This is a predicted structure of a 76-nucleotide RNA (transfer RNA) from an uncultured bacterium.
Its Rfam family is "tRNA". The family's RNA type in Rfam is transfer RNA.
Its mean pLDDT, the model's own confidence on a scale to 100, is 82.

RNA sequence: ACGGGAGUAGCUCAAUUGGUAGAGUAGUGGUCUCCAAAACCAUUGGUUGAGGGUUCAAAUCCUUCCUCCCGUGCCA
Numbered sequence: 001a002c003g004g005g006a007g008u009a010g011c012u013c014a015a016u017u018g019g020u021a022g023a024g025u026a027g028u029g030g031u032c033u034c035c036a037a038a039a040c041c042a043u044u045g046g047u048u049g050a051g052g053g054u055u056c057a058a059a060u061c062c063u064u065c066c067u068c069c070c071g072u073g074c075c076a
Base pairs, nucleotide, nucleotide: 001072002071003070004069005068006067007066010025011024012023013022019056027043028042029041030040031039049065050064051063052062053061
């Protein structure tokens, strides 16, 4: 440099192919316990990497960038 993949809650990942952004875990509060852990119940948490575009409507489609991973190649 070229090709491919990924980026969504603190972390790991979904979102049925454009129609209300969710789960587990973690955090917080509670129940239980002599206390704690475990278990159970409740609950907080989002600029969907960034900008622009299409659309009544975008995590999803188009476009330009950024970061990471894999492969190929170039220089030394």